[in-house]
RNA sequence: UAUGGAGAGUUUGAUCCUGGCUCAGAACGAACGCUGGCGGCGCGUCUUAAGCAUGCAAGUCGAGCGAUAAGAGUAGCAAUACUCCGAAAGCGGCGGACUGGUGAGUAACGCGUGGGUAAUCUACCUAAUGGUUGAGGAUAGCCACUAGAAAUAGUGGGUAAUACUGGAUAUUCUCUCCUUACAAAAGUAAGCAGAGAAAAGAAGCUACGGCUUCGCCACUAGAUGAGCCCGCGUCUCAUUAGCUAGUUGGUAUGGUAAAAGCACACCAAGGCAAUGAUGGGUAGCCGGCCUGAGAGGGUGAACGGCCACAUUGGGACUGAGAUACGGCCCAAACUCCUACGGGAGGCAGCAGCUAAGAAUAUUCCGCAAUGGGCGAAAGCCUGACGGAGCGACGCCGCGUGAACGAUGAAGGCCGGAAGGUUGUAAAGUUCUUUUAUUGCUGAAGAAUAAACAGGAAAGGAAAUGUUCCUGCGAUGACGAUAGGCAAUGAAUAAGCCCCGGCUAAUUACGUGCCAGCAGCCGCGGUAACACGUAAGGGGCAAGCGUUGUUCGGAAUUAUUGGGCGUAAAGGGCACGUAGGCGGUUUAGCAAGCGUGAUGUGAAAGGCAGAAGCUUAACUUCUGGAUUGCAUUAGGAACUGCUAGACUAGGGUCAGAGAGGGGCAGUUGGAAUUCCGUGUGUAGGGGUGAAAUCUGUAGAUAUGCGGAAGAACACCGGUGGCGAAGGCGAACUGCUAGCUUAUGACUGACGCUGAGGUGCGAAAGUGCGGGGAGCGAACAGGAUUAGAUACCCUGGUAGUCCGCACUAUAAACGAUGCACACUAGGUGUUGGAUCUAUGAUUUAGUGCCGAAGUUAACGUGAUAAGUGUGCCGCCUGGGGAGUAUGCCCGCAAGGGUGAAACUCAAAGGAAUUGACGGGGGCCCGCACAAGCGGUGGAGCAUGUGGUUUAAUUCGAUGAUACGCGAGGAACCUUACCUGGGUUUGACAUGGGGAGUAAUGGUGCAGAGAUGUGCCAGCGUAGAAAUACGAUUCUCCACAGGUGCUGCAUGGCUGUCGUCAGCUCGUGCCGUGAGGUGUUGGGUUAAGUCCCGCAACGAGCGCAACCCUUACUGUCAGUUACUACCAAGUAAAGUUGAGGACUCUGACGGAACUGCCGGCGUAAGCUUGGAGGAAGGUGGGGACGACGUCAAGUCAUCAUGGCUCUUACGUCCAGGGCUACACACGUGCUACAAUGAUCGGUACAAAGUGAAGCGAAGCCGCGAGGCUGUAGCAAACCACAGAAAGCCGAUCGUAGUUCGGAUUGCAGUCUGAAACUCGACUGCAUGAAGUUGGAAUCGCUAGUAAUCGCACAUCAGCAUGGUGCGGUGAAUACGUUCCCGGGCCUUGUACACACCGCCCGUCACACCAUCCGAGUUGGAGGUACCCGAAGUCGGUAGCCUAACCUUGUAAAAGGAGGGCGCUGCCGAAGGUACGUUUAGUGAGGAGGGUGAAGUCGUAACAAGGUAGCCGUACUGGAAAGUGCGGCUGGAUCACCUCCUUU
Repeated sequence: UAUGGAGAGUUUGAUCCUGGCUCAGAACGAACGCUGGCGGCGCGUCUUAAGCAUGCAAGUCGAGCGAUAAGAGUAGCAAUACUCCGAAAGCGGCGGACUGGUGAGUAACGCGUGGGUAAUCUACCUAAUGGUUGAGGAUAGCCACUAGAAAUAGUGGGUAAUACUGGAUAUUCUCUCCUUACAAAAGUAAGCAGAGAAAAGAAGCUACGGCUUCGCCACUAGAUGAGCCCGCGUCUCAUUAGCUAGUUGGUAUGGUAAAAGCACACCAAGGCAAUGAUGGGUAGCCGGCCUGAGAGGGUGAACGGCCACAUUGGGACUGAGAUACGGCCCAAACUCCUACGGGAGGCAGCAGCUAAGAAUAUUCCGCAAUGGGCGAAAGCCUGACGGAGCGACGCCGCGUGAACGAUGAAGGCCGGAAGGUUGUAAAGUUCUUUUAUUGCUGAAGAAUAAACAGGAAAGGAAAUGUUCCUGCGAUGACGAUAGGCAAUGAAUAAGCCCCGGCUAAUUACGUGCCAGCAGCCGCGGUAACACGUAAGGGGCAAGCGUUGUUCGGAAUUAUUGGGCGUAAAGGGCACGUAGGCGGUUUAGCAAGCGUGAUGUGAAAGGCAGAAGCUUAACUUCUGGAUUGCAUUAGGAACUGCUAGACUAGGGUCAGAGAGGGGCAGUUGGAAUUCCGUGUGUAGGGGUGAAAUCUGUAGAUAUGCGGAAGAACACCGGUGGCGAAGGCGAACUGCUAGCUUAUGACUGACGCUGAGGUGCGAAAGUGCGGGGAGCGAACAGGAUUAGAUACCCUGGUAGUCCGCACUAUAAACGAUGCACACUAGGUGUUGGAUCUAUGAUUUAGUGCCGAAGUUAACGUGAUAAGUGUGCCGCCUGGGGAGUAUGCCCGCAAGGGUGAAACUCAAAGGAAUUGACGGGGGCCCGCACAAGCGGUGGAGCAUGUGGUUUAAUUCGAUGAUACGCGAGGAACCUUACCUGGGUUUGACAUGGGGAGUAAUGGUGCAGAGAUGUGCCAGCGUAGAAAUACGAUUCUCCACAGGUGCUGCAUGGCUGUCGUCAGCUCGUGCCGUGAGGUGUUGGGUUAAGUCCCGCAACGAGCGCAACCCUUACUGUCAGUUACUACCAAGUAAAGUUGAGGACUCUGACGGAACUGCCGGCGUAAGCUUGGAGGAAGGUGGGGACGACGUCAAGUCAUCAUGGCUCUUACGUCCAGGGCUACACACGUGCUACAAUGAUCGGUACAAAGUGAAGCGAAGCCGCGAGGCUGUAGCAAACCACAGAAAGCCGAUCGUAGUUCGGAUUGCAGUCUGAAACUCGACUGCAUGAAGUUGGAAUCGCUAGUAAUCGCACAUCAGCAUGGUGCGGUGAAUACGUUCCCGGGCCUUGUACACACCGCCCGUCACACCAUCCGAGUUGGAGGUACCCGAAGUCGGUAGCCUAACCUUGUAAAAGGAGGGCGCUGCCGAAGGUACGUUUAGUGAGGAGGGUGAAGUCGUAACAAGGUAGCCGUACUGGAAAGUGCGGCUGGAUCACCUCCUUU
């Protein structure tokens, strides 16, 4: 010395960035909503410069003038005369040019700032000097008369002045000529001569001589005020680019106070403009005010300075000053009066009114103060001003009480309760009295004026006087003033907004995408912290919120202080004008620059410090500041300028070199098509497959010959050249640029470059050629739901050449040009040098990479690094590169280029997923290889549909459909019909009344039920009664298979028994995230090994569990029977045994453990040994993180809602079993690998008391006798296994196959087999002869096939769950289909492809554009008319002063007025352009809308890669042609790079 800078929400699944939108702050001349106690100080029509009733806002002077009404007095009888006082009006002077109001106009010397005036004026005021003389004629008022409704006007008579006009004088002044000094200058000073120019009196005193004061005249100086000129500054549009005729200058003249084209005549042709002229729009400017850290941005209320205006437009007069707010004339509009002839008016002064509007006050008091005008003064006037009134409009201050007070009262709210909270808050006790009310008192604002008294000074003879000082001395609108004192009594005084996040502050109820909220994001669809209410809480407070506006935050226009590879943004490329910037050095100048001084930067405001109102706001004082401008002094580093020098930048010349650089000409071969001809014969061509097409009139193929046009294989290469576009056969000619070595020359000559000019792919256009191939359009054939496409066959413009247009591309490195600096490595092209298969260097061209940079990706000496200079461009998305205007173009079109409206995003890079008709690797009965089925038939069963009074409900892609249901005749049962019932069929509690409960038996009824009769009490107590039990009644409640599986728990399905899913720490990344978990191997496996910025761990895998296969030990009855014995027709039948089988408890066994091979290891092995078993031995249970709002409220539980004489509950009957049809799952078959008959063999696992039920007898049989023997089971029973095996018949047939359907007769269960059971016998004997498209299961004890058992169950099994018997075939392999895992890639998806999304069409609404026109405004040009008025002319008319003549009358002149007239000239009119606004049939595109229509263009290789430009075509997205781009996936190859 300096006092000063905060962010947040919102794009995404998440992240970083870009970028907009929104919020928090401050302010206001505000308005609106709710509320409102007091005081002080301020402020108050921002809207239509719209219109105004009424009153007031500018008068004053009798000491400039004359006269007078009324009044008073004197004289007089009166008339009348005189005197005093003296209005109103008039002449005259000064002032009405100040004050006050408003902001329409004005983009300008209007304003601000600084200068100039040597180009000017200035009344009143101050200072000085000198004067104030002598004449004259009028006129108003007044009187008389006239016209008129009025306003007003006229005629005649007569009158005054400080009114008016001549004359004299002239210090001086003005003009002219001249001289001198100073001076740049038209000036100043001095001087000579000539001409011209003044005046007015009034009052007081008087000794009447005069004096004093105020005036008047001339001039000088000052002060004040004003005029004019100049430098600089002062909004926006270029979709306004050219403007200008008094225009620019000169000369002469006029004009003004004054310079000047200010005006006019003539002459010249200039002047302004990209540093923005001209034109359009908008606007009074400034001091200041608001905001901001500042720089800035916005603004111009109140206060102050300037300007402009006064209903609109024009004009002059008067005057010191006006082109005059409350003056005049004219024109126009409007209002008013009128006798219709004519007149009057101007609130943007103060009040007030009307209309307008969201909105802004009293028709108040006073001149007491301050200031102004007049006056000598008293004084008069003053809506300036001082005050009061109204308004929370703003700022500031005060109050609405203070202390104590816990049973934490009551009440409210929350909670299941405990309790919490409101809350010391209240009540209560004590205290105070600001404020309020009442009463009393009471400053300051007043200074002095006149008058009076005293004193002083100068001068004078003196007086009146003049000036100064002192004393005294009237006057208060506000005002019921401010303030003070006293009394009364907590008494008179709190609201508003908010509580999801931002943003401080939460709960309950109501509502149910309704009502509503919302600043942004967003809340509300039955548990809303977001709506409404309540309680509680937070904030501010006589206010609080909302709305509007400005700045801030916004670094979001970036000077301070931004950017442009991909987010918006580098011009397609070059040359070059203006401009900007510019190498080294010397000297000078001083424009820029820096320092000092001076002037100015008004006051107020702001800042700092003081002071005065009780404080503050407010006011006053002092200081500083006012960052600016001007003048001046000295400085010279840098920039600049002038002069000189230099060589490092630039350029020129000489040698050499490379090249598809450009233009023109000539030539060549291959291929294609066509033509001719030969050979030759049936096809050719084309495609995913075909067809159109072509060919027996000879194609295609092949040989020979010919013609035409276009393009130039190989070389060929991230190789070359060019500014870019672009350039490719060879040769020749002309021509431009580049590189390089050495030397010489020039001497800053340079860089960039707005406008401008040139070049500029493809497509396209015009004219003339040419036309082989290709090929928009078009035609045909296909494909398709369609196919205006993709594919095919043809084919026109075009593609080619010449000339001329066009000017655009993803014209890209999405990267402007130039210069300088800043690690390396590795290729390659052209050169140079050398120590030469290489090195150094230079000009290019690639890759990798350090530092740095970047949002990241990336870039990285070819920068996107670090700097400098210049240019271009950007500022949210859409609307839109559109509309309109202008320019260019033959056209197509190009260049420039908005707004309304709409959204809260649009976007970049990267991340994790998901997805792909992307890729790689791997797995699975996924395919393939096989076996057997389904789909065809009949039947069973489930579902859909239909039907019905009801066909109860649910499940319904995979993951519903022989599913819930493991068994609907009644019951079940939830459905329907009908009949009952209401504390209920069931539970608990309470009040009242009664009775045992219960059992038996009648009647009515379909039954439920109703109604009778009989029997029938336990404990305690004397009894009443109580307890237990039960019935009736009343109250709480019960009850619901009613709704919501999208409110839920639990359980379950599925991906999937797939191998995955995660965490801690560390590391990497700004971050989301990554790493670990990826890689190389291996595995069934994220199984294991190796490697590795990772190291470890968890849930999953595996193992542990059950079962099965082998075995040991132990134990053995009901099982078993080898040895011993008994015994039978036979038989573990019996004694006995514990060996075997078996049973069941505990163990063992298998681990790639061993060997060989391969491998680093993990591990692999169609190798081997051993073993019952060999590489997880077989099977089961077991299901990670999660997905599907998957399923279930009808298993159960449960929130909420809902029903309550019913949606509860009881009963009978019916239905769930219907039947044109469709689908799923099965059974039986179609037969001879069979059917039938006879004989005969071998299981396992189960079950049994409301049970299994032997044997025997009867029945053809189901079954019965009879539920009898035995058995609660290794004991008895079910129980006969069947296929098989042995033998016989059948002989390929709708059959001795097949058994549906139907008839009759039965059996069993059961109250009951009609709807609606199973079985038996006899009879009947349908379809069906192996099943279309399609589709399912299965990899070994599996498929296939065969039977057995069980659950449910009175009865009912082709279904389900188990059991064993017999017992295969095949797997080359992973191309393909399906599903899954890992890695990678693309993405516009993230509700995640069942995603996203484009365009037409249809409907509604909104704004816009075009539009035949039409209606207004503004402005321009030309012309017509031409008011008032200035200036000019004037031969008509009139005319006091002065002059001449004249005795006079009068005449003439000068001058003046009127009239007439010329130029200019406002309003008005006509014509034609321009511009702007309103409206407009109709037309066009755009935007937004709920779940409309048509397609599917884009995003993945988006199913034809996409996009850009252009052309054509098509309902639409779009398609196709030509050229271009990668901002294209994938595979292969080439080149390059990195690592080894």
Molecule: small-subunit ribosomal RNA
Organism: Pillotina corrugata (SeqCode)